[in-house]
Context: one part of a larger RNA
Molecule: large-subunit ribosomal RNA, domain VI
Organism: Pseudomonadota bacterium
RNA sequence: CGCAUGGAUCCUUGAGGGGACUCUGCCACAGUACGAGAGGACCUGGCAGAAGCGAUCCCUGGUAUACCAGUUGUCGGAUAACGGCAACGCUGGGUAGCCAAAUCGCUUGGUGAUAAGCACUGAAAGCAUCUCAAGUGCGAAGCACCCCCCAAGAUAAGGGAUCCUUAAAGCCCCCCCGAAGAUUACGGGGUUGAUAGGCCCUAAGGUGUAAGUCCCGUAAGGGAUUUAGCCGAGGGGUACUAAUGGGCGAUCAUGUCC
Numbered sequence: 001c002g003c004a005u006g007g008a009u010c011c012u013u014g015a016g017g018g019g020a021c022u023c024u025g026c027c028a029c030a031g032u033a034c035g036a037g038a039g040g041a042c043c044u045g046g047c048a049g050a051a052g053c054g055a056u057c058c059c060u061g062g063u064a065u066a067c068c069a070g071u072u073g074u075c076g077g078a079u080a081a082c083g084g085c086a087a088c089g090c091u092g093g094g095u096a097g098c099c100a101a102a103u104c105g106c107u108u109g110g111u112g113a114u115a116a117g118c119a120c121u122g123a124a125a126g127c128a129u130c131u132c133a134a135g136u137g138c139g140a141a142g143c144a145c146c147c148c149c150c151a152a153g154a155u156a157a158g159g160g161a162u163c164c165u166u167a168a169a170g171c172c173c174c175c176c177c178g179a180a181g182a183u184u185a186c187g188g189g190g191u192u193g194a195u196a197g198g199c200c201c202u203a204a205g206g207u208g209u210a211a212g213u214c215c216c217g218u219a220a221g222g223g224a225u226u227u228a229g230c231c232g233a234g235g236g237g238u239a240c241u242a243a244u245g246g247g248c249g250a251u252c253a254u255g256u257c258c
Base pairs, nucleotide, nucleotide: 001153006164007163008162009161010160011159012158016150017149018148019147022050023049024048025047026046027045028044034039051107052106053105054104055103056102060100061099062098063097067093068092069091070090071089072086073085074084075083076082109146110145111144112143117138118137119136120135170248171247172246173245174190175189176188177187178186195242196241197240198238199237200236201235202234205231206230207229212225213224214223215222216221
């Protein structure tokens, strides 16, 4: 922009397209059928696994450079506390999130038409014959459908519900953001507000017992106060800060043109 007969929001149908439908071992049937023996099934049922795909973070773990602790060198701090730099200096842990090796699920089964093949009935050809004779059936991991995804620019442009038509419904720019994200898009919020930050609370969780003071020790250091102190993403609350503002949007009527 289109979908020619008002504008919107939401839900759909499915023409058509894509995906998946994979493989293996073991057990029972059964050492049975078959076979002189050696050997050794069909069918059917059951149990596992591989690989692929999807989802998830409760569990097991990885990561976690603005979390906690320990610690080396040096500089600052008169000392200490604490801080800077050294790959996050190094080391030990580690929430959320993200992730896989973790967890869960699927790859099942059926229907239809068939291939090779196997048949029925059956002439031409009094027999025989599954048939480039008429007629009939069975028969694949393959084909189509059932399953999953996209899908009305499917120009043959589909259907339904609701809202608005008193510059409305609705939408956009802008702004605050997001388990959404390269940009965009998508989702939430914009004072009639908990959207983000801050602040408060929190045995959500992490670290692992702060500083100061006191006691013990000549000292390094140890102990008590102290399950302390500190803390990013979790949960709950609170307008303190920032969400200021601006625009688009039809019919009718009128005018012009055809």